[in-house]
Molecule: SAM riboswitch aptamer (S box leader)
Organism: Nesterenkonia sandarakina
This record gives sequence, structure tokens and C1' cells, in this order.
RNA sequence: CAACCAUCCAGAGCGACUGAGAGAUCUGGCUCGAAGACGUCGCAGCAACCCGGAGGGCCGCAAGGCUCCGGCCGGGUGCUAACGCCAGGACCGAUGGAGU
Repeated sequence: CAACCAUCCAGAGCGACUGAGAGAUCUGGCUCGAAGACGUCGCAGCAACCCGGAGGGCCGCAAGGCUCCGGCCGGGUGCUAACGCCAGGACCGAUGGAGU
């Protein structure tokens, strides 16, 4: 990074710094915000997309094969107001995987 695949109504917050807008974009709503939002950093947590390990079940003489639940451990990512806040729109967006 154009094209490909999957997911997006579950879950999970404290502290410090900063200081005015924020919730991706357009329109219309609604909500959060000087009792400090958004953002950045630290720590903590959640989840289960990917990798590794351990485990259960089945088949097999064996080598081995199939399979199961995020239930467990470690790692790479991601996420931690409201369904991706809601409705409509658009070469929509985000995240992960695979690929180049």
C1' cells in the first nucleotide's frame, strides 16, 4: 500500500500533563466537556485477529491425524462513554489477517 478475507449491539479505567472543543467525514439529531472532555504519557484491565506452548475428547499397534472450549500461559497487535452514538449519504471508516 490499490485489489483480497474476517470482525465492528459482548467486554474492560485510574493517575499525571495539557487546556477547548470532542464523538472519522457531509446533513440532521443526540451525547460528552472548565466538577477539565478530546489528546499525549504511565500503569492497570479487557478481548481473542495472529504466533508459540500446555490441556481435554475422538481415531490409530505406532508414527501421527482430526477436533474442542478463550478454559490456561507467553508473545505480536487492537481496544477500554453511548451499536462504528443514531438516521440518511459516500471511490465510507477502523482493526486484524493474508499478500506485494